[in-house]
């Protein structure tokens, strides 16, 4: 001086799966009731019915795997076997199922640590 590996930051890329059902809230419309009014309309309060949403709260069913976490039964890899370990495998606890966001992982740049040479 300094490679590989590792860490951090910035930038770029980056998949999958529900426009599901129910209850309450919320909003809209129609009707009815109450008070007020001479009457009607508007407005206020309440009830009921229907409708609506990618919103809020709760419940259920279905589904996804690429934060994190668990497991090596199968698969693959580390070594051909055993043992052991790991994974993009598996489970789906957590998370997620429009866009955004998040996102394992990949690339580039900068910085840091180590120090093969």
């Nucleotide at each position: 001086c300094a490679a590989u590996c590792c860490c951090g930051c910035a930038c770029g890329g980056g998949a999958g799966a529900g426009u599901c059902u129910c209850c309450g809230g919320c909003g809209g419309u129609a009707c009815c009731c109450c008070a007020g009014c001479a009457c009607c309309a508007c407005g206020g309060g309440g009830g009921c019915a229907c409708c609506g949403a990618a919103c809020c709260g709760g419940a259920g069913c279905g589904c996804c795997g690429a934060a994190g976490g668990g497991g090596c039964a199968a698969u693959u890899c580390c070594u051909c076997c055993c043992c052991g370990g790991a994974a993009c495998c598996u489970c789906u606890c957590a998370g997620g199922c429009g866009c955004c966001a998040g996102g394992a992982c990949c690339g580039u740049g900068c910085g840091g640590a180590c120090g093969a040479g």